[in-house]
Context: one part of a larger RNA
RNA sequence: UGACGGGGACCCGCACAAGCAGUGGAGCAUGUGGUUUAAUUCGAAGAUACGCGCAGAACCUUACCAACACUUGACAUGUCCGUCGCGACUCGUAGAGAUAUGAGUUUUCGGUUCGGCCGGACGGAACACAGGUGCUGCAUGGCUGUCGUCAGCUCGUGUCGUGAGAUGUUGGGUUAAGUCCCGCAACGAGCGCAACCCUCACUUUUAGUUGCCAUCAUUUAGUUGGGCACUCUGAAAGAACUGCCAGUGAUAAGCUGGAGGAAGGUGGGGAUGACGUCAAGUCCUCAUGGCCCUUACGUGUUGGGCUACACACGUGCUACAAUGGCAUUUACAAUAGGAAGCAAGAUGGCGACAUCAAGCAAAUCCUAAAAAGAUGCCUCAGUUCGGAUUGUACUCUGCAACUCGAGUACAUGAAGCUGGAAUUACUAGUAAUCGCGGAUCAGCGCGCCGCGGUGAAUACGUUCCCGGGUCUUGUACA
Numbered sequence: 001u002g003a004c005g006g007g008g009a010c011c012c013g014c015a016c017a018a019g020c021a022g023u024g025g026a027g028c029a030u031g032u033g034g035u036u037u038a039a040u041u042c043g044a045a046g047a048u049a050c051g052c053g054c055a056g057a058a059c060c061u062u063a064c065c066a067a068c069a070c071u072u073g074a075c076a077u078g079u080c081c082g083u084c085g086c087g088a089c090u091c092g093u094a095g096a097g098a099u100a101u102g103a104g105u106u107u108u109c110g111g112u113u114c115g116g117c118c119g120g121a122c123g124g125a126a127c128a129c130a131g132g133u134g135c136u137g138c139a140u141g142g143c144u145g146u147c148g149u150c151a152g153c154u155c156g157u158g159u160c161g162u163g164a165g166a167u168g169u170u171g172g173g174u175u176a177a178g179u180c181c182c183g184c185a186a187c188g189a190g191c192g193c194a195a196c197c198c199u200c201a202c203u204u205u206u207a208g209u210u211g212c213c214a215u216c217a218u219u220u221a222g223u224u225g226g227g228c229a230c231u232c233u234g235a236a237a238g239a240a241c242u243g244c245c246a247g248u249g250a251u252a253a254g255c256u257g258g259a260g261g262a263a264g265g266u267g268g269g270g271a272u273g274a275c276g277u278c279a280a281g282u283c284c285u286c287a288u289g290g291c292c293c294u295u296a297c298g299u300g301u302u303g304g305g306c307u308a309c310a311c312a313c314g315u316g317c318u319a320c321a322a323u324g325g326c327a328u329u330u331a332c333a334a335u336a337g338g339a340a341g342c343a344a345g346a347u348g349g350c351g352a353c354a355u356c357a358a359g360c361a362a363a364u365c366c367u368a369a370a371a372a373g374a375u376g377c378c379u380c381a382g383u384u385c386g387g388a389u390u391g392u393a394c395u396c397u398g399c400a401a402c403u404c405g406a407g408u409a410c411a412u413g414a415a416g417c418u419g420g421a422a423u424u425a426c427u428a429g430u431a432a433u434c435g436c437g438g439a440u441c442a443g444c445g446c447g448c449c450g451c452g453g454u455g456a457a458u459a460c461g462u463u464c465c466c467g468g469g470u471c472u473u474g475u476a477c478a
């Protein structure tokens, strides 16, 4: 100087407390461990692994296993030889296929000094080489997690100290903040904080089509004429600064209350992550040193596996019901996506869906709401709760749903009556609850990323638990 203390002082955080909804019990989904297996590819491991890499394993993916094949190779560059079109398509034979082998159709490459000269493509030969998701993240770059959006981390000069170092950065106040004020052997500065950026909330101006409709006509309908007031959508400005008032404070920084205001003291949300820590994670995104394989640890194909199942754990979904279930009826969104696409509507089907098909490369057309509301039934029961499991018959995608997809109808109707110890999230348009969209994607999610609808309770307070910051103290630790 640090680190540590079941030392001290001060402060903060959904850290506790106060609330609210859960998890832990059940069934299922999903990830992991374990076990099994020819293989169940690999990585991730307290917090910071476990709905994680995977924004989507039937084939492919795929790295694993079995079998069958190839060896200058699936891919790149160079040398030599041959062909001139290459290619595309069709039909055979053998085979699980890769592949091997045969027949046919189409077209007859570009430049040119007309020299098979140059380019281009294909085939062949040998060799340089290719190739490796093989090892090492404890050889590395890059990227990422965490402490933590915590308020810290440093430097120059000066001063003090023999020196390691100290000072500044400590002290008195204050703040979300090393934020600001005052003081001070310090005076300044840098990286962080804040602001500058995006978005939401208000107003004005401008622009009105595909958007909107107050006035005038018109219509089944903003449909048409007309208009751009309003809504809305772009663009450009304004607006919030403790600016004003009162109190308080040290006459400071600030704090408390008030006025005005759409918004008030950081207005809400986001992006933004200092010096560093964990030899943290990743050699399977990519790049890369070294090591290793080279008729195989490379490459291709078919089939299987990653989907196994006594069990254990994590994360979720659905429930156990009457604040509910069922039936009928009836409103109101936003984000976003759409051509190998979104599909209105009509018809058929109990339905998944099928057939026909308007419109729309979209503020124009389409995808397109549910909870809520109204009426009726159920009356506390393993039920008109709950939906697992299983049977039968189908639908869709796709060469192909056996291993191993999603959905529909009928039948079946398991556990479950609110969950032990323990434990998680959340402070407001939040929790809870309700649906909707998107990426990936042929098809497939209860996951992920977003969107809006309805919409609470509680916070006395900082004694205690956890984590963090500052000062101080002890130490046989570095």
Base pairs, nucleotide, nucleotide: 001478002477003475004474005473007472008471009470010469011468012467013466015462016461019426021424022423023422026318027317028316029315030314031313032312033311034309035308042053043052064304065303066302067301068300069299070298073129077128078127079125080124081123082122083121084120087106088105089104090103091102092101093100094099109119110118111117131293132292134291135290136289140287141286142282143281144280145278147276152191153190154189155188156187157186158167159166160165171182172181173180197270198269199268200267202238203237204236205235206234207233208232211228212227213226216225217224241264244258245257246256247255248254320419324378325377326376327375328374329373336367337366338365341360342359345356346355347354348353385416390411391410392409393408394407395406396405432454433453434452435451436450437449438448
Annotation: A computed fold for a 478-nucleotide part of an RNA from an uncultured bacterium, annotated as small-subunit ribosomal RNA, 3' major domain. The full RNA is in RNAcentral, with records from ENA and Greengenes. It matches the Rfam family "Bacterial small subunit ribosomal RNA". Its family is annotated with ribosome and structural constituent of ribosome in the Gene Ontology.